[in-house]
This record gives sequence, C1' cells and structure tokens, in this order.
RNA sequence: AAUAAACUUUGGGGCGGAGUGAAAUUCUCCACCGGCAGUAAAGUCUGCGAAGGAAACGCAAGUUUCCCCGAGUUGGUGCAAUUCCAACACCGACGGUUAAAGUCCGGAUGGGAAAAGAGCAAU
Repeated sequence: AAUAAACUUUGGGGCGGAGUGAAAUUCUCCACCGGCAGUAAAGUCUGCGAAGGAAACGCAAGUUUCCCCGAGUUGGUGCAAUUCCAACACCGACGGUUAAAGUCCGGAUGGGAAAAGAGCAAU
C1' cells in the first nucleotide's frame, strides 16, 4: 500500500391548471416524475434491485432456488453515443377508494441493487 469476513452511514421522484360529474389528485386535455451498476453521460441498450407467483426446508420467524419482470425511433456531431444535441414517440407492480391511480392512501419506522466510510487477521 492493496484485498476477505464482520461493522457504520446513506440508499425513489412526481397531479399544478382546465373540463365533465352526485362523486375523480383515479376519466378527458395540458403539465409533472425517472432506483443501482456497466458503457461517451441511458426511465426505453445490457445486467441487477423492488413488486407478483411457485417449490423445498423450518414449530415459527424466515431462508434458499426457480418463474415472472414495462417502454425508442429518425437525423446530427464525434475515434467512440439506441447514452450527448434536435425532433417526434412510448412506459410505469399489488391492495384500497363515493369513479378506473406512474403521481393519493396502505403493506413500508419494511425490503433493497448498490455507494461511501472505517477496518483486523493473513499475505
């Protein structure tokens, strides 16, 4: 000086205006938002996480594995970009609700990819 285990902290944003209606932040028009890693800087590429489902194990709490898992094109610049710039598009778990939800309420004071810090043995 580098690196394991264990430890500490951090770790998701957004309904504003108008209309209809008995009732809508849920419908319609406009507006608004974008987890982590990789890579020329990414909601739409690749991989991962969250949500949902199943099986095995377990007294239980739970653990592990598997399944599932949305959506982008064209042009420009450049050594390099489905990432930048321009234009026009598109997507968004489950349960709840006086009316259908990416944005409200709830599971969740949860979980979490991962990031930073600190750090001993051994080499």
Model confidence (mean pLDDT): 82 of 100. The RNA shown here (FMN riboswitch aptamer (RFN element)) has 123 nucleotides. The model forms 93% of the base pairs in the Rfam consensus.